[in-house]
C1' cells in the first nucleotide's frame, strides 16, 4: 500500500466481497510446563445451607458458662463428682450504656439530566472521629433494663407487680469573640464587617495504681458532604407547539444552607425551529479498541462520580441515611403454624435451580496491607492476602542436538526409465531444558507472628527418556498430483466449482502457513475519499427546487480614528491516580511490576499586540438606485373591427353517382347528393410576412385598430451614498389534461357505435360521434415544466452571422469602422470518464441556497398537511439481487440508407412434382431387418457393385493364451493323401515324407508345425462434445492480418477509409502513414495456330509393284498424326475519352482484352462429418461385447419423401439400306475368321502383354417403305411357359434371351430445379468395381440451340454509413396478465397485553397542624395530694403509596378475509419495448 467482481473487450460511476488489528467471547479438533492477568455480557430471575459487623468489663449493675479459690465425697502422687465463693486486680452469656453498623463489598434496573465531565461560585452552608489554640468541668435529683414473682401465646413476642447501677436521663449555678433583639458607623449590585445593647443556652472530677484516655463551650485547620452557575454530553420533526406552582413579585413557613422548596395574595408571564414538549434508547468519566491523522466504535477487569438493594411509599435515629445484611406500612412471592397468627429478602463470599452459545471452590488465613471497637492485650473483617478450576488472554520454555546415501522399507506417483516423502528413518556419538526421585531451602518480618508452603530456588541421580497439532493448497492468497463421484453427493468470504479425464466435492500422497494451539462463528474499527472538516459530487452515471418576490440567517466596496469580541502571544491555576510514551531499575528473560520524566492537544484567570474579521464614529463613489431623452418589441389586460377557409341552412342550375382506401366496406345520394352559383347563420383559428429573428422570471406570446399597463437595452449629465448578493420557512405565478357553476359549440375529437384488417384486433386504416377543446368566474399545482446545465459577481485567444441603441468616417449608400446590450455558428487553451463544452463555460475563483449516496421494493405503505374529487406534498421498512448505470469501441443484426456483384431475379430452353419401374431414406414390421450420414452442406450418400463370402446383425452348434503378434520349457521338417461321424466348424483313425545352412559329427541355426504355464492377444464395444488426419460448407467470395510510426487514458483506430477503375484489397490518384505477409493474378496441366527434332506399330503426296478390295508391298517422312522442345497475346499498335489507372472502337492475327477448361480453396465459421478407412487418450468386455461354423437377415411393405430411367408419341414408332467418332480396357484377360442356335449363347482358339491383335456394328443422322391420332404398330410394367450364362450354390435373392400377356400413363395442382456456348438439349461409346450382377458413378466424342431490356423485386455475398437495451450476437433480447409454491409486508370486523394523560373514588404507615378526651417520676408554686408547665396516648384535618371506576392517547402481538410486492422449473396467452422493433419512442 491494495485486490476480486458488471463488459466480447474498454474507460468511468457505483455497490458487494477479501487481505489487517482487536474481544470478558462461544463452538469444532487438539493439548507438555511455568509466570502474570481475567472469568454470568443472558433472568435487577428465584434462592436451600454456611459465613460476610462488630467491639468495649479501663462506662454500669450482674454472675448463666469456663477457669481459679475453699469445703465435702469416691479417695493411690493425681483424677472424677457435688456444694460454696464476684474484694476473684482471670473471664463473661444476656442486659443498660458508648462508638461503629452512612465505611468496606455488590449491581447497572432506573436516569438524556435532581446525572456525569471541565471550569467556577458558596459574602447562602454543615462536618463525628483527627490536629492546633483558648477557657472550663460547681451543686443536686428522679427513674429504668437486667433480675425476681405472677401471667398471655403453638410460636414470634409480650403484659402486670416489685428491687437496682452508670460516661443512661433531668434540674440549678457559671461563661467568652456562640445564638438572638435593637442602635450607631464603615461597606456592597445584593450582601457583609466593627462597636455597644436585650434575652437565652454547657459539662461526667467519669474510668484507671500512675502517665494517659474521656467530657463541655468557643475559634482555626484538615477531611468529607450539601447547594448553585456556565459549557459540553444519544436518536427521532412521520413528536410543533408546551406550561397554572406554571413565570415573576410581596409576606410568611421551612432547611445546615439559597430558592415556588412549601403556603397565602397579586400580576400574566415563561420555554420553543440555536428544536421546547413528546417518544425510543442509554448509567457518566479517566480510559479501551481501531485509525497516518481527523475521526469512528466502546465504557468488562483497575480508578473517580452517580443510582439502586424483592416492588412501591414513609419517616425515625444520627455528625452523616430517608439506611444492601435497621424500623413502619402496602403489594407479590416463599416458608412455619396448634389457623388465632408469625418469619424472610445473596445486585456481599462460596454455592443451588433456572435462563443461556457461555463464565469458576459451599477452599485456607487474618502472616501482610487496610478497616471497626478497645488504653492495651486482643476480637471481628468472604475487604484483603493466597490457594483451587478454565489454553479465556498475554508472555516465556520445551517436545532433542551432531553425524548418517545401498538415497533402505513402506506409501504416493510414473512417460515404467524414474521421481517424491528424504538426512527424514534405521544406525553411531552427545546433551538433560522439561519430567521422575532424593536431599537442602529462602526473601516476603522492623522484636514476635508465614495462610501461601517444604513454595520459589539450589544440588545429586535416572534416562531421548514424558510432550504436536490445526487450518489451508482455482483466483484474490503462500502451497499440486492421483483415486472415487458424475449438476448426484457436496463446497462456497466474493467471483464461482460439480452434467465421466474436477489442482474448487470426498479420500490419499505431497506441499504451504501458524504452532500448544489452529480454525469457524459473532462483533468493533480499518481498508471505505462508500456522508468527503482534513477529503466527494449534481449536462448524459444518483443528484439544480417549474419560475419569481422576499423574512430570518449567511456573506458583503474604498479611506481614517477608537474598542479589543474573534485572532495571535506571555504568565498563572487546573487538567486525580492508574493508562499511553521515554529513560532507568526489579523478577534467570519476557509478559508483569516499580521509580522518574514527558504528555494529558482541554478549561479558566490575567498581562500584551492591533495587520485581518467584528463593533463604533466620520467621510468617499467604482457596487446598487433615482431623474432626463429618443427609439425596439407576437410582454400583459380590456374593448372594437376585418378577410380567407370549414360546416350548416335557403334558393337556383344539374344528374347519378359521391366519398373513402394499399384494396374495400360501413356512410351520403333519384325524397335529387357530389359539383356549381347566390344569399344567410354561427363558432373557432389568424395563411403570406416568418427568420439560427423579437419579447417575457418561467409557463408562454402571432389578423388589424384604440385605451390602460409592466420590464429591459442604449446615450448623456445630475443626484443618493453600500441603500448590496443569496435565500430555509413564507407568499405569488404556473402548459396540457381534469373538476365546479353558467354560457357557447363551426371544425377537430378521448369514450362509444359501425366498416375493414387479422388466428384474434376491445388497436393501427375508414365512416360517424359525446365529453372536451372556446368564454366568464373559482379550483387543481403537476410535465422529458429541458439548455435534462440554480442565482449573483470578477477574470480568461480568435473568427463569423443576426436583432436593438449609440459614436466616427466617407464616395452620402442596399456603404465602411468602432462600441454596447442580446441571440446563433466555428473553434484555441483549460476542463471532462468520454461525448462534448469553450466570454451565453461544463474554464479559473468567490458568496449563498437546493439536492445525491448500489439496483429493485417505491416516489409505494402508514401518519400528517392541502384538495369538491381526481389526486398532490412530505416519505420509510421488511424482503431480495451482485449487480443496476454512463460514455465510447469492435462486431452482428435492422420489415435503416448508399454503391456493387452472382443463372439471384428478369428473358429463354429443358426438366422434376402426376404414371410405371429402378435406387436411397423415413416409418412400420421382424429373431435380425448391422451401423453411420439429417436444412442449405443427409437421402443412385460411406457402398468403384449384400446369392455364400463380404457382414459388422439374428438363430443354432462349438473354442477359451485363443483366427492374429512377441517371449517361451518340450516335441516334430514342412507338407501331401485316404477314410469314419457331423449341417459344418470339429473330432477320430491311417498312409507317405525326413528337406535347407554351418559343423570339431556331439550338435547348433533359419523357416514351419505342436505346445504346459503365464505375461498377453482380440473388440466394426462407448465417447467425433477428449483428439490427429482427411472432408463438406460459406466460397474461387475478395477478403484476412502483421511490423514500425502516428492518434486515443483505454478497448481500439489509422494503414484497409476517400475519388476513380477492375473479375479481383486489380491498379491509379489523394491521404499520418510507410512497408510487408496469407489470399487475387501469374507460374502447372489440357485444348486452339505455327515452327524445330524424331519417324514405328502411325501416314501415303510423288515413283514402282500388286489385289475382287485394302499402305497390301518396295520406297518415302512431304502431309496427317504421335510426343518432346520452342514461338505466339503484351491493351504491344492506331483513333478517341480520361491527370492517371483504365475504358470504347479498330487493324493485324489461329487466338483480344482472364483465349476456353482444369488443378489450385486466405484468416476463420458451423463443438459441421467421420473412433465403422486409418491412427489414438480415457472408459468398458475377457469361457465373452473375443474367435469359428451353418442357416437366415441387410432384398420385408398399409404408407411418405428425395434422386433417376422409360414414357405418354408423328420433330414419332416399326422395317430395310447406308455414313461419320473420340477416349479407353485386355494374359486368372480381350478373344477374330469359321461353324451351330430365332436369340441369349455355344464349339473352337488365329492374333495380341497392344499407335500392330481383340473388345468394336458407334448412335442420333441420311435414303426409302409403312403406321395416321387411337390407350394405338404409342408405352412397356406385370405375369405364364421355355431357356442361356456366371458361380460349390441363382429358393429366399442374379443378369440376359425367346414366345405369349400388354397395367398405369394422353405432358402433370400448389410449390419448385438446372443451364449464358461447343453451353442447354439430345445421341450413342468406354472404364472402374466385378465370378456374375447398372436406369448409378466417372470419362469420351457426335448433332447442336434460344435468350439476357435491365437491377424495381426474391435469395446469397462484398463495401461505406446509421440505430441498437443484441455479443450463445434477431433462431437475439424482452414486457404484462393468468395458473402453482414459498416469503416478508399494508388494510381489516376485531381480540389480548404494555406504557401513559385527564377526571373522580379511596386513603395504610408516616410527618406536620389542631385538640373538648385519657394518662403523666424529675421542674415550679403553694391551699401538699392539689394546681401549673411540659410530655405521652387517643381523636381530627392536610399531604400521600397501593388499589378502584370512567374516558382518551400510544405501542406490541394476533385476526376470518383482502391488496399489491418479491422469489421460483422447460407452465398459459399474446408480443408492448430495443432496428424506422414493423403505428418513432417517451413525460
Nucleotide at each position: 500500500a491494495g485486490a476480486g467482481u458488471u463488459u466480447g473487450a474498454u474507460c468511468c460511476u457505483g455497490g458487494c466481497u477479501c487481505a489487517g488489528a482487536g474481544u470478558g467471547a462461544a463452538c469444532g479438533c487438539u493439548g507438555g510446563c511455568g509466570g502474570c492477568g481475567u472469568g454470568c455480557u443472558u433472568a435487577a430471575c428465584a434462592c436451600a445451607u454456611g459465613c460476610a459487623a462488630g467491639u468495649c468489663g479501663a462506662a454500669c449493675g450482674a454472675g448463666a458458662a469456663c477457669g481459679g479459690g475453699c469445703c465435702u465425697a469416691g479417695c493411690u502422687u493425681g483424677c472424677u463428682a457435688g456444694g460454696c465463693u464476684g474484694u476473684c486486680a482471670g473471664c463473661u452469656a444476656a442486659g443498660u450504656g458508648g462508638c461503629g453498623g452512612a465505611c468496606g463489598g455488590g449491581u447497572g434496573a432506573g436516569u438524556a439530566a435532581u446525572g456525569u465531565a471541565u471550569a467556577g461560585u458558596u459574602a447562602a452552608u454543615c462536618u463525628g472521629c483527627c490536629c492546633c489554640c483558648u477557657a472550663g468541668a460547681g451543686a443536686g435529683g428522679g427513674a429504668u433494663a437486667a433480675c425476681a414473682g405472677u401471667u398471655g401465646g403453638a410460636a414470634a413476642c409480650g403484659a402486670c407487680u416489685g428491687c437496682u447501677a452508670a460516661u443512661a436521663c433531668c434540674u440549678c449555678a457559671u461563661a467568652c469573640u456562640c445564638c438572638u433583639u435593637c442602635u450607631a458607623c464603615c461597606u456592597u449590585a445584593a450582601u457583609g464587617g466593627u462597636a455597644g445593647u436585650u434575652g437565652g443556652g454547657a459539662a461526667a472530677u467519669g474510668u484507671c495504681u500512675u502517665u494517659u484516655c474521656g467530657c463541655u463551650a468557643g475559634g482555626g485547620g484538615a477531611u468529607g458532604a450539601g447547594a448553585c452557575u456556565a459549557u459540553a454530553u444519544g436518536g427521532u420533526a412521520u413528536c410543533a407547539g408546551g406550561u397554572a406552582g406554571u413565570u415573576g413579585g410581596u409576606g410568611g413557613g421551612g432547611u445546615a444552607a439559597g430558592a415556588g422548596c412549601c403556603c397565602a395574595c397579586c400580576a400574566a408571564g415563561c420555554c420553543u425551529a440555536u428544536g421546547a414538549c413528546g417518544c425510543c434508547u442509554a448509567g457518566c468519566u479517566g480510559g479501551u479498541c481501531u485509525g497516518a491523522g481527523a475521526g469512528g466504535a466502546u465504557g468488562a477487569u483497575c480508578a473517580g462520580c452517580c443510582a439502586c438493594a424483592c416492588u412501591g411509599g414513609a419517616a425515625c435515629u444520627g455528625a452523616g441515611a430517608c439506611a444492601c445484611g435497621g424500623u413502619c406500612c402496602a403489594g407479590a412471592c416463599u416458608c412455619c403454624u396448634a389457623c388465632g397468627g408469625g418469619a424472610g429478602g445473596c445486585a456481599g463470599c462460596a454455592g443451588u435451580g433456572g435462563g443461556g452459545a457461555a463464565u469458576a471452590u459451599u477452599g485456607c488465613a487474618c502472616a501482610a496491607u487496610g478497616g471497626a471497637g478497645g488504653a492495651a492485650a486482643c476480637u471481628c473483617u468472604g475487604a484483603u492476602g493466597c490457594a483451587g478450576c478454565a489454553a479465556c488472554g498475554c508472555c516465556g520454555c520445551g517436545u532433542g542436538g551432531a553425524g548418517g546415501a545401498u538415497g533402505a522399507c513402506g506409501c504416493a506417483u510414473u512417460u515404467c526409465g524414474g521421481u517424491g516423502u528424504g538426512u527424514a528413518a534405521a544406525c553411531u556419538c552427545c546433551u538433560u531444558u522439561u519430567a521422575u526421585a532424593u536431599g537442602g531451602g529462602a526473601a516476603g518480618a522492623u522484636a514476635a507472628u508465614g495462610a501461601c508452603g517444604g513454595u520459589a530456588c539450589c544440588a545429586u541421580a535416572u534416562g531421548a527418556a514424558u510432550a504436536a497439532g490445526c487450518a489451508c493448497c482455482g483466483g484474490c492468497u503462500a502451497a499440486c498430483u492421483c483415486c472415487g463421484u458424475g449438476c448426484c453427493a457436496g463446497c462456497a468470504g466474493c467471483c464461482g466449482c460439480g452434467g465421466u479425464a474436477a489442482u474448487a466435492c470426498g479420500g490419499a500422497g505431497g506441499g504451504u502457513g501458524c504452532a500448544a494451539g489452529c480454525g469457524u462463528u459473532a462483533u468493533u474499527c480499518g481498508g471505505a475519499a462508500u456522508c468527503a472538516c482534513u477529503g466527494g459530487g449534481c449536462g448524459u452515471a444518483a443528484a439544480g427546487g417549474a419560475c419569481g418576490c422576499g423574512u430570518a440567517g449567511g456573506c458583503g466596496g474604498g479611506a481614517u480614528g477608537c474598542c479589543a469580541a474573534g485572532u495571535c502571544u506571555g504568565a498563572u491555576g487546573u487538567g486525580a491516580a492508574a493508562u499511553c510514551c521515554u529513560a532507568u531499575g526489579g523478577c534467570u528473560u519476557a509478559a508483569c511490576c516499580a521509580u522518574a520524566g514527558a504528555a494529558c492537544u482541554g478549561c479558566a484567570u490575567u498581562g500584551g499586540a492591533a495587520a485581518c474579521u467584528g463593533g463604533u464614529a466620520c467621510c468617499c463613489u467604482a457596487g446598487a438606485g433615482u431623474a432626463u431623452g429618443g427609439g425596439a418589441g407576437g410582454g400583459g389586460g380590456a374593448g372594437a373591427u376585418g378577410g380567407a377557409a370549414u360546416u350548416a341552412g335557403u334558393g337556383g342550375u344539374g344528374u347519378a353517382g359521391g366519398g373513402g382506401u394499399a384494396a374495400a366496406a360501413u356512410c351520403c345520394g333519384u325524397a335529387g347528393a357530389u359539383a356549381u352559383c347566390a344569399c344567410u347563420a354561427g363558432g373557432a383559428a389568424u395563411a403570406c410576412c416568418g427568420a439560427a429573428a423579437g419579447c417575457g422570471a418561467a409557463g408562454g406570446c402571432g389578423a388589424u385598430c384604440u385605451c390602460c399597463u409592466g420590464g429591459a437595452a442604449c446615450a448623456a449629465u445630475a443626484c443618493u451614498g453600500a441603500c448590496g448578493c443569496u435565500a430555509a420557512g413564507g407568499c405569488g405565478u404556473g402548459a396540457a389534461a381534469g373538476c365546479g357553476u353558467g354560457g357557447g359549440g363551426a371544425g377537430c375529437a378521448a369514450a362509444c357505435g359501425g366498416g375493414a384488417u387479422u388466428a384474434g384486433a376491445u388497436a393501427c386504416c375508414c365512416c360517424g360521434g359525446u365529453a372536451g377543446u372556446c368564454c366568464a368566474c373559482g379550483c387543481c399545482g403537476u410535465a422529458a415544466a429541458c439548455g435534462a446545465u440554480g442565482u449573483c459577481a470578477a477574470c480568461u485567444a480568435a473568427c463569423u452571422g443576426u436583432u436593438g441603441g449609440g459614436a466616427c468616417c466617407u464616395u452620402a449608400a442596399a456603404g465602411g469602422u468602432c462600441u454596447u446590450a442580446g441571440u446563433g455558428g466555428u473553434g484555441g487553451a483549460g476542463c471532462u470518464a468520454a461525448c462534448g463544452u469553450a466570454u451565453u463555460a461544463a474554464g479559473u475563483u468567490g458568496a449563498c441556497c437546493g439536492c445525491c449516496u448500489g439496483g429493485g421494493g417505491a416516489g409505494u405503505a402508514c401518519g400528517g398537511c392541502c384538495g369538491c374529487a381526481a389526486g398532490g406534498c412530505u416519505a420509510a421498512a421488511a424482503c431480495u439481487c451482485a449487480a443496476a448505470u454512463g460514455a465510447a469501441u469492435u462486431g452482428a443484426c435492422g420489415g435503416g440508407g448508399g454503391c456493387c456483384c452472382g443463372c439471384a431475379c428478369a428473358a429463354g430452353c429443358g426438366g422434376a412434382g402426376g404414371a410405371g419401374c429402378a435406387u436411397g431414406u423415413g416409418g412400420u414390421u421382424u429373431a435380425a431387418u448391422u451401423c453411420g450420414a439429417a436444412g442449405a452442406u443427409a437421402c443412385g450418400c460411406g457402398a468403384a457393385g449384400a446369392a455364400c463370402c463380404u457382414u459388422a446383425c439374428c438363430u443354432a452348434g462349438c473354442c477359451u493364451u485363443g483366427a492374429c503378434a512377441u517371449u517361451g520349457a518340450u516335441u516334430g521338417a514342412a507338407c501331401a493323401c485316404u477314410u469314419u461321424a457331423g449341417a459344418g466348424a470339429u473330432a477320430g483313425a491311417g498312409u507317405g515324407g525326413u528337406g535347407c545352412c554351418c559343423u570339431u559329427c556331439g550338435g547348433g541355426g533359419a523357416a514351419c508345425a505342436u505346445g504346459a504355464a503365464a505375461a498377453c492377444a482380440g473388440g466394426u464395444g462407448c465417447u467425433g462434445c477428449a483428439c490427429g488426419g482427411c472432408u463438406g460448407u460459406c466460397g474461387u467470395c475478395a477478403g484476412c492480418u502483421c511490423g514500425u510510426g502516428u492518434c486515443g487514458u483505454g478497448a481500439g483506430a489509422u494503414g484497409u477509409u476517400g475519388g476513380g477503375u477492375u473479375a479481383a484489397g486489380u491498379c491509379c490518384c489523394g491521404c499520418a502513414a510507410c512497408g510487408a505477409g496469407c489470399g487475387c493474378a501469374a507460374c502447372c496441366c489440357u485444348c486452339g495456330u505455327c515452327c524445330u527434332u524424331a519417324g514405328u506399330u502411325g501416314c501415303c503426296a510423288g515413283c514402282a509393284g500388286g489385289u475382287u478390295a485394302a499402305g497390301c508391298u518396295g520406297g518415302g517422312c512431304a502431309c496427317u498424326c504421335u510426343a518432346a522442345g520452342g514461338a505466339g497475346a503484351c491493351u504491344g499498335c492506331c483513333u478517341u475519352c480520361g491527370u492517371a489507372a483504365g475504358g470504347a472502337g479498330g487493324a493485324g492475327g489461329a487466338a483480344g482484352g482472364u483465349g476456353a477448361g482444369g488443378a489450385c480453396g486466405a484468416c476463420g465459421u458451423c463443438a459441421a462429418g467421420u473412433c465403422a478407412u486409418c491412427a489414438u487418450g480415457g472408459c468398458c468386455c475377457u469361457u465373452a461385447u473375443g474367435g469359428c461354423u451353418a442357416g437366415g437377415g441387410c432384398u420385408a411393405c398399409a404408407c411418405a419423401c428425395g434422386u433417376g430411367c422409360u414414357a405418354c408419341a408423328a420433330u414419332g414408332g416399326g422395317g430395310c439400306g447406308u455414313a461419320c467418332a473420340g477416349a479407353g480396357a485386355g494374359u486368372u484377360g480381350c478373344g477374330a475368321u469359321a461353324c451351330c442356335g430365332c436369340g441369349a449363347g455355344g464349339u473352337g482358339g488365329a492374333g495380341c502383354c497392344a499407335a500392330u491383335c481383340u473388345c468394336a456394328u458407334a448412335a442420333a443422322g441420311c435414303g426409302u417403305c409403312u403406321c395416321u391420332c387411337a390407350g394405338u404398330u404409342c408405352g412397356g410394367a406385370u405375369u405364364g411357359a421355355a431357356g442361356u450364362c456366371u458361380g460349390c450354390a441363382a429358393c429366399u435373392c442374379g443378369a440376359c434371351u425367346c414366345c405369349g400377356u400388354g397395367a398405369a400413363g394422353u405432358c402433370g395442382g400448389a410449390a419448385u430445379c438446372g443451364c449464358u456456348a461447343g453451353u442447354a438439349a439430345u445421341c450413342g461409346u468406354a472404364g472402374a468395381u466385378c465370378a456374375g450382377a447398372a436406369u448409378g458413378c466417372u470419362a469420351c466424342g457426335g448433332u447442336g440451340a434460344a435468350u439476357a431490356c435491365g437491377u424495381u423485386c426474391c435469395c446469397g455475398g462484398g463495401u461505406c454509413u446509421u440505430g441498437u437495451a443484441c455479443a450463445c450476437a434477431c433462431c437475439g433480447c424482452c414486457c404484462g396478465u393468468c395458473a402453482u409454491a414459498c416469503c416478508a409486508u399494508g388494510g381489516g370486523a376485531g381480540u389480548g397485553g404494555g406504557u401513559u394523560g385527564c377526571a373522580c373514588c379511596a386513603g395504610a404507615a408516616g410527618u406536620g397542624g389542631c385538640u373538648a378526651g385519657u394518662c403523666u417520676a424529675a421542674c415550679u408554686g403553694u391551699u401538699u395530694a392539689c394546681a401549673g408547665g411540659g410530655g405521652a396516648c387517643g381523636g381530627u384535618c392536610a399531604c400521600c403509596a397501593c388499589g378502584g371506576u370512567g374516558u382518551g392517547a400510544u405501542u406490541c402481538a394476533u385476526g376470518a378475509c383482502u391488496g399489491g410486492g418479491g422469489u421460483a422449473a422447460a407452465g398459459u396467452c399474446g408480443u408492448a419495448a430495443c432496428a424506422a422493433g414493423g403505428u418513432a419512442a417517451c413525460c